[in-house]
RNA sequence: CUAGUAGGACGGACGGUCGCCCUUCGAACAGAGGGGAGGAAAGUCCGAGCUCCACCGGGCAGGGUGCUGGCUAACGGCCAGGCGUGGCGACACGACGGAAAGUGCCACAGAGACAGACCGCCUCGGCUUCGACCGGGGUAAGGGUGAAACGGUGCGGUAAGAGCGCACCAGCGGCUUGGUGACAAGCCGGGGCCGAGGGAUCGGCCUCCUCACUUCGGUGAGGACUGGGUAAACCCCACCUGGAGCAAGACCAAAUAGGAGAGCGUACGGGUCGCCCGCCCUGCUCUCGGGUUGGUCGCUAGAGGCCUCGAGCAAUCGGGGUCCCAGAUGGAUGACCGUCGUCCUUCCUCGGAAGGAUACAGAACUCGGCUUACAGUCUUGCUGGCUAA
Numbered sequence: 001c002u003a004g005u006a007g008g009a010c011g012g013a014c015g016g017u018c019g020c021c022c023u024u025c026g027a028a029c030a031g032a033g034g035g036g037a038g039g040a041a042a043g044u045c046c047g048a049g050c051u052c053c054a055c056c057g058g059g060c061a062g063g064g065u066g067c068u069g070g071c072u073a074a075c076g077g078c079c080a081g082g083c084g085u086g087g088c089g090a091c092a093c094g095a096c097g098g099a100a101a102g103u104g105c106c107a108c109a110g111a112g113a114c115a116g117a118c119c120g121c122c123u124c125g126g127c128u129u130c131g132a133c134c135g136g137g138g139u140a141a142g143g144g145u146g147a148a149a150c151g152g153u154g155c156g157g158u159a160a161g162a163g164c165g166c167a168c169c170a171g172c173g174g175c176u177u178g179g180u181g182a183c184a185a186g187c188c189g190g191g192g193c194c195g196a197g198g199g200a201u202c203g204g205c206c207u208c209c210u211c212a213c214u215u216c217g218g219u220g221a222g223g224a225c226u227g228g229g230u231a232a233a234c235c236c237c238a239c240c241u242g243g244a245g246c247a248a249g250a251c252c253a254a255a256u257a258g259g260a261g262a263g264c265g266u267a268c269g270g271g272u273c274g275c276c277c278g279c280c281c282u283g284c285u286c287u288c289g290g291g292u293u294g295g296u297c298g299c300u301a302g303a304g305g306c307c308u309c310g311a312g313c314a315a316u317c318g319g320g321g322u323c324c325c326a327g328a329u330g331g332a333u334g335a336c337c338g339u340c341g342u343c344c345u346u347c348c349u350c351g352g353a354a355g356g357a358u359a360c361a362g363a364a365c366u367c368g369g370c371u372u373a374c375a376g377u378c379u380u381g382c383u384g385g386c387u388a389a
Base pairs, nucleotide, nucleotide: 001385002384003383004382005381006380007379008378009377010376012340013339014338015337016336017335018334020036021035022034023033024032025031038360042371043370045369046368047367048366049365050245051244052243053242062241063240064239065238066237067081068080069079070078071077082096083094084093085092086091097236098235102234103233104230105229106228118143119142120139121138122137123136124135125134126133151169152168153167154166155165156164170226171225172189173188174187175186176185177184178183190207191206192205193204194203195202196201208223209222210221211220212219213218249297250296251295252294259288260287261286262285263284264283269281270280271279272278304323305322306321307320308319309318310317311316341358342357343356344355345354346353347352348351
């Protein structure tokens, strides 16, 4: 210099005129002073505080989360680490518990998707045709199908083959060491019994299988454990988990509204099938609680902001100092003008001029996150390449 990678910060400034909301002083709707959107106020996707309802306790069902350790009030968030995948790298991404408990599913193609013989290979038998035929059996090495055919390569072995045997690699399981742990590194790998030892471990014996040698009596060496995928399918395991939400909820409280009780009046009227008693309704007075319009609170001092010191890799935590920073409820935070800033384009007398652009978006109980949107800038760490000293 260039290409990248991971973050952080800002996101217009000043002035004038007229307005809006809250608040302090004030008798005042006068006037004066003070305050008045964001990094996302957004989506309302998680988690909390707070409020009301429900609840002895325990369990089931349902729902959620899912590598490990830590942080936190909590989280599906954050930090650090492990593993896997991608990248030369900085770094990014990961629904990253269990498929050896059971069940289901595995499209199309294909003979076969846990089961399998289509072609091929080998072998046995048959035959008016001796083969490129027919029938039986073996074989998953080769071909073919497929996203996937049941570890891979090589040698041996075999009638042909096959972990059938061996070597190496991969996986699985166990042990040891390191680590808080995920995990990493190393070692080991048929089954059983007995003995010694505190144990780690060591020793012995029996048995099964394979290979080699054999005088056919045995001897020696060795031990493939290899189970298809799918759990954002049921399921299993571990942990978490009541419901609704500030239109929560609390308080005050109108009327020629409506309810309950007591008293008065039962004079009139109505109902109780006709009559009487009784009762109910209607009337007046008093009391009571509920509750609509309305009003007040909840409402913004808080897991709070800024500065600084300390602990920690970090998330974060602790100490000290300092500050108060919107609270509407038909819902304020605005409109216009001027000067400048920033960026882009064009022009030229190289310093200016002209024109254009100046984002996303806007509180409504409050916080912690995540996600999404964003004109134009500034800035830090790191990586690759080129060049120069």
Overview:
A computed fold for a 389-nucleotide RNA from a Dehalococcoidia bacterium, annotated as Bacterial RNase P class A. Of the family's consensus pairs, 91% are formed in the model. Rfam family: Bacterial RNase P class A. It is annotated as a ribozyme. The RNAcentral record of the sequence draws on ENA. It is recorded under the gene name rnpB. The organism belongs to Dehalococcoidia, within Bacteria.